[in-house]
RNA sequence: GGGCCCGUGGCUCAGCUGGCUAGAGCACUUCAAUGGCAUUGAAGGGGUCGCGAGUUCGAAUCUCGCCGGGUCCA
Numbered sequence: 001g002g003g004c005c006c007g008u009g010g011c012u013c014a015g016c017u018g019g020c021u022a023g024a025g026c027a028c029u030u031c032a033a034u035g036g037c038a039u040u041g042a043a044g045g046g047g048u049c050g051c052g053a054g055u056u057c058g059a060a061u062c063u064c065g066c067c068g069g070g071u072c073c074a
Stems, first nucleotide, its partner, number of pairs: 001073007010026004019057001028044006050066005
C1' cells in the first nucleotide's frame, strides 16, 4: 500500500430482502417478599445505530469518503 470482515444502550449481541414507536440477555435504579444477605417478582432510566456526505417520500439497513479494530497478501 491492497483485499476481506467487524464497529447498535455499561458489557455480549439480534435486527442489515429500506418503512409501524430501535430490541434481547446481563448489569444499574426503585418497590415488594426475608430479621439481613442471596434469590424471586414488579416497575423504571439509559443508545438515534463509529464520524461525515449522498440516493430516497423514508436509511441502523443501499452508495461514497474518513476513523478505529481484526485478518490475509505485498
Overview
Predicted 3D model of a 74-nucleotide RNA (transfer RNA) from a Candidatus Dojkabacteria bacterium. The coordinates come from a structure-prediction model, not an experiment, and the mean pLDDT is 81. Its Rfam family is "tRNA". Rfam describes the family as follows. Transfer RNA (tRNA) molecules are approximately 80 nucleotides in length. It was read from a public genome assembly. Taxonomically the source falls in Candidatus Dojkabacteria (Bacteria, Bacteria candidate phyla).